[in-house]
This is a predicted structure of a 361-nucleotide RNA (Bacterial RNase P class A) from an Acidimicrobiaceae bacterium. Its Rfam family is "Bacterial RNase P class A". The family's RNA type in Rfam is ribozyme. From the family's description: Ribonuclease P (RNase P) is a ubiquitous endoribonuclease, found in archaea, bacteria and eukarya as well as chloroplasts and mitochondria. Rfam links the family to the GO terms tRNA processing, dimeric ribonuclease P complex and ribonuclease P activity. The model forms 93% of the base pairs in the Rfam consensus.
């Protein structure tokens, strides 16, 4: 210089003019009015995923049973954030990204398809035939040697499959085989040292080599009531309902019919018959529409926070006489009870630390 990682921020500036809402004042034309003052979106108000405030319901205490999380330490509130560990991928590097109890030993289970066998396994093809059997031969007559591939033996070698139960020599063996042995690798144990820890270096012993799956049951250890500001609370017309007054009461069965007994009108000389127990007044409770609250140093009416010009600013394209001149652009988005976190969206800009390449001293 140029290409990058990572972390932090900012996200158009000033004014003119014209408009929106919420609040104080003030004015007179007293109206859903005018005037002045002030205040009026964001890093994500977004998605509404995670968790609290706050509010209603439910709930003695235990237990099953279901669901979430899940390496260590700090912070916090249990959400989550930081910083650190083990194993993997990615880049030359700075660095970015997955995964994270327990399959070492409580059990119980899975692995299609290929495969001879799939987990203390397994002879399909090779190897081999030691020892045990059949033939042939040879003599010293119970022994050699040949041969067969019966029995058997054997995980080296080829074959199958994500996976085949350590690798590489060396010795060994009839062939082999952690069968011995030496080095790697794993695993488990001691010891020493460094960390609060997860864990890490180092050294030493044991042929221990017993692999994968818990987003299978399961075991572990933590947590989990349930709806949500349209929660939820006050205050409350009408209509409806109920006490009490007025003659409007009372009984069989609490309601509701019906029935008898009162009463009230009406008609009768009476007896009885035939309507009626409304209306007004006033109280009271639980409530609908309506309204306040909750609700905020922006805030609701689930509706306002914007427009337009002028000049600076940045990108970006043309031109240039290299001064500059023209155009075109400035994202994502936009509150509704509040706060935290997460997660996505986003033009261009700044700071800072660090990597890599290439010049120059």
């Nucleotide at each position: 210089u140029g290409a990058g990682u990572c972390g932090g921020c900012c996200g158009g500036g000033u004014g003119g003019c014209c408009g929106c809402g919420g609040c104080a004042c003030g004015g007179c034309c007293u109206g859903a009015c005018c005037g002045u003052g002030u205040c009026g979106a964001g890093g994500a108000a977004a998605g509404u995923c995670g968790g609290g405030a706050c509010u209603c319901c439910a709930c003695a205490g235990g237990g099953c049973a279901g669901c979430g999380u899940g390496c260590u330490g700090g912070c916090g509130a249990g959400a989550g954030c930081c910083a650190g560990g083990u194993c993997g991928g990615g880049g030359c590097g700075a660095c970015c990204u997955g995964a994270c109890g327990g399959a070492c030993a409580a059990g119980u289970g899975c692995a299609a398809c290929a495969g001879a066998g799939a987990g203390a396994a397994g002879a399909c093809c090779g190897c081999c035939g030691a020892u045990g059997g059949g033939c042939c031969g040879g003599c010293a007559u119970g022994c050699c040697g040949g041969u067969c591939a019966c029995a058997g033996g054997u995980g080296a070698g080829g074959g199958u499959g994500c996976a085949a139960c350590g690798g590489u020599g060396c010795g060994g063996u009839a062939a082999g085989a952690g069968c011995g042995c030496a080095c790697c690798a794993g695993c488990g144990g001691g010891c020493g040292g460094g960390g609060c820890g997860a864990c890490c270096c180092g050294u030493u012993c044991g042929g221990c080599u017993c692999g994968g799956c818990a987003a299978a049951c399961c075991c572990c250890a933590c947590g989990c009531g349930g709806a949500g500001c349209a929660a939820g609370g006050c205050c409350a017309a009408g209509c409806a309902g109920g006490g009490c007054g007025u003659a409007u009461g009372g009984g069989c069965u609490g309601c509701c019919c019906g029935c008898c007994c009162g009463c009230c009108g009406g008609u009768u000389c009476a007896c009885g018959c035939c309507g009626g127990c409304a209306g007004c007044g006033u109280c009271c409770g639980g409530g609908u529409a309506g309204g306040c609250c909750g609700c905020a140093c922006a805030g609701a009416g689930g509706g306002a926070u914007g427009g337009u010009c002028a000049c600076c600013g940045g990108c970006c394209c043309g031109g240039u006489u290299c001064g500059c001149c023209g155009g075109g652009u400035c994202a994502c988005a936009g509150a509704a009870u509040c706060c935290c976190g997460c997660u996505u969206a986003c033009a261009g800009g700044c700071c800072g630390a660090c990597u890599c390449a290439c010049c120059g001293u």